[in-house]
A computed fold for a 73-nucleotide RNA from a Candidatus Magasanikiibacteriota bacterium, annotated as transfer RNA. The sequence was found in a public genome assembly.

RNA sequence: GGGCCCGUAGCUUAGCUGGUAUAGCGCCGCGUUUGCAUCGCGGAGGUCAGCGGUUCGAUCCCGCUCGGGUCCA
Numbered sequence: 001g002g003g004c005c006c007g008u009a010g011c012u013u014a015g016c017u018g019g020u021a022u023a024g025c026g027c028c029g030c031g032u033u034u035g036c037a038u039c040g041c042g043g044a045g046g047u048c049a050g051c052g053g054u055u056c057g058a059u060c061c062c063g064c065u066c067g068g069g070u071c072c073a
Base pairs, nucleotide, nucleotide: 001072002071003070004069005068006067007066010025011024012023019056027043028042029041030040031039049065050064051063052062053061
């Protein structure tokens, strides 16, 4: 320098004929307990890596950039 794959919540991740984004762990509150843990219920938390384009509408399609992995030189 070139090819391919990946980037979604604090962490690990689901979501592909484009149509208001999921779960587990963690965090907060309530209940249970003398108290803690466990368990049950509820809740907060996301500019879907960034910018631009296509579209009525983009996590999803296209281009560029950044970061990670891998292969070739």
It matches the Rfam family "tRNA". From the family's description: Transfer RNA (tRNA) molecules are approximately 80 nucleotides in length. Their secondary structure includes four short double-helical elements and three loops (D, anti-codon, and T loops). Further hydrogen bonds mediate the characteristic L-shaped molecular structure. tRNAs have two regions of fundamental functional importance: the anti-codon, which is responsible for specific mRNA codon recognition, and the 3' end, to which the tRNAs corresponding amino acid is attached (by aminoacyl-tRNA synthetases). tRNAs cope with the degeneracy of the genetic code in two manners: having more than one tRNA (with a specific anti-codon) for a particular amino acid; and 'wobble' base-pairing, i.e. permitting non-standard base-pairing at the 3rd anti-codon position. By type it is a transfer RNA.